[in-house]
Context: one part of a larger RNA
Molecule: small-subunit ribosomal RNA, central domain
Organism: uncultured bacterium
Formats: sequence, structure tokens, C1' cells
RNA sequence: UUGGGUUUAAAGGGUGCGUAGGCGGAAUUAUAAGUCAAAGGUGAAAGUUUGCAGCUUAACUGUAAAAGUGCCUUUGAUACUGUAGUUCUUGAGUAUAGUUGAGGUAGGCGGAAUAUGUAAUGUAGCGGCGAAAUGCACAGAUAUUACAUAGAACACCGAUUGCGAAGGCAGCUUACUAAGCUAUUACUGACGCUGAUGCACGAAAGCGUGGGGAGCGAACAGGAUUAGAUACCCUGGUAGUCCACGCCGUAAACGAUGAUAACUCGUUGUUGGCGAUACACAGUCAGCGACCAAGCGAAAGCGUUAAGUUAUCCACCUGGGGAGUACGAUCGCAAGGUUGAAACUC
Repeated sequence: UUGGGUUUAAAGGGUGCGUAGGCGGAAUUAUAAGUCAAAGGUGAAAGUUUGCAGCUUAACUGUAAAAGUGCCUUUGAUACUGUAGUUCUUGAGUAUAGUUGAGGUAGGCGGAAUAUGUAAUGUAGCGGCGAAAUGCACAGAUAUUACAUAGAACACCGAUUGCGAAGGCAGCUUACUAAGCUAUUACUGACGCUGAUGCACGAAAGCGUGGGGAGCGAACAGGAUUAGAUACCCUGGUAGUCCACGCCGUAAACGAUGAUAACUCGUUGUUGGCGAUACACAGUCAGCGACCAAGCGAAAGCGUUAAGUUAUCCACCUGGGGAGUACGAUCGCAAGGUUGAAACUC
């Protein structure tokens, strides 16, 4: 490199937007670049292959032919691809009318709980565990009541639910904003798909500056346990967790399953529309789940949401270890990230 592969054996990029590139719906006209056919030219010699001949044979040599799958020119064909023109509506999009949701951003508000403070009642314990102790408490704790303050998270509803490209999103409400779906088929007329480089977004932890700090809680301290106990359990507790702005750019970023399009038996639950109608139901469009036929698969299983049957484009894999290491480059404040070997060894 080809071939073969990528749910679980090595292998789908964390996700989107999108440049170049690759690929691309229906009809028709022109052209003839690709494509196909024919003819001509050329494709040195030697070599190779085949026939014949010459050294006694062979190797070797001579001679003739073939081959040289290529290139150029001319003539022709026009199905497919390309190019140019015209047309179309089913792909794609727009419009109108509805509708859905924890989609996003910013602000305001709320109650329960917790902690703390003040005041009151009240007295000897509280707390914690397998059992204890450290700890708190007569300077009046725990418990109960009232008031105040603070920060964080939003019980029930709540679901096998919904929304979002992914990460993710949940008290109520306002403003701004994005998206999907359905109905009408009114408009545009291929405007499409994918997408190297690139750009943007991207949990948690971590970093910088400034705030905030109730609860929880790495580190740390103490008490236990134990042979020991740098742990599990208990009492405390700093960073952090929260907010604003800026970095970081990674995760079992998982459906361990790239995107788009088409095709291929059925049963069933559910969400949002449409639906004669008061409702439900039948049906239908778009999603989200469960089970199964064919088929596929090493099996587990997948099975119209495919891992089935096909097409286009991208990404990635090629024995284990060494190693996601070294070196170099690049990004970062750093931590580190991205790219990414070899010797050697089995």
C1' cells in the first nucleotide's frame, strides 16, 4: 500500500458550524473534454517469447516473426460522466397559522431545611459508635419558643417523561432569544450531502484576579480500630464547592455504535400535533421506549432508532510490552494538553 475491519477482540474524532476537496434529483438541447470504435504514424538496438538455421549437442550465435497492453494524428459513436443553455418539483429552503418543552441568557421573588446570633423557658448532661473516646456543656449546653442574619440547594409534582449538536438543563415569575413539530401546499427551483486544515462550544477537577463562605469537605489535626492503620468509623477542619471576569480543553465526553439518504414482516407502551366529534377511539406525521420475523453476528445480542440490504463522504485500526513514554514542534500562567517514535524484549 492493497485487502479486511472499527457495540464488547486493535479501531468512530467529545460535539457542532464550515473552507478546499469528494459525491450529487427529474426532463431536454448543444458540445464532444473524459469514455468507446476504426484507420494511420510512432513505440531504437540488444533482451524476453515463438519458428527456422549454424557450431557433434548444450550454453551461445544468426535470421524472421510476434509482443511492446503506451503515445500522437485523423475520422466516427453519444448511453454514461463533464461543460453550456432551457425547463421541472419529489430533495433542500422560505412564507402563513398553530403548537411543544427542566433549550439558552439576564433580572426579580418565594417557602422548607441547615448554621449562627440575640432574648426567653429550663437543668445536667449532649453528641457520637459495633463498642467507645476525642469534642461540646454549670462562664448554663442539648431540648423548646420568638425574632434576626447568611449562604447554598430547590421536597412533593417526577415518570420507563420532556428539551438540547454534544457537554448538559428542574422552585415561581418577567424580559430577550434559539429550536423542533404539525397543518395549508402558497413561493424559490437542486439552492443538496459529507467535510482534511480552520473556527466555535465543551462535565468535573485545576489555575489567575476580586468577592462570598451556611452545609459539605481533599489536605491536615485529634479519637478509635488494628500486630501496624499514613485507611475504612467518629469529632473537628483549610483549599474547594457558590458568584463575576479570564484561562484550561480533558472524561467510561458511552448507545463503548460517525454523518446523510434509500429499501426491508409484525405486536405494544408513551410524548407533541392533525383528526367527523362533547370526550375517548380508528387513522396519520414527527419523536422517545419494550418485544419479536427475515437477515446479520464468534457469540452475547442487533433487529424500520439495525449491529439487516445498499450508496456517498469523513475519522480511525494493523500482535503484547516498551508507551500515549522519549525527542522535536506547538498551545498553556502553571498543572499539563495536542502531535507522537525507536532501540530492546516476549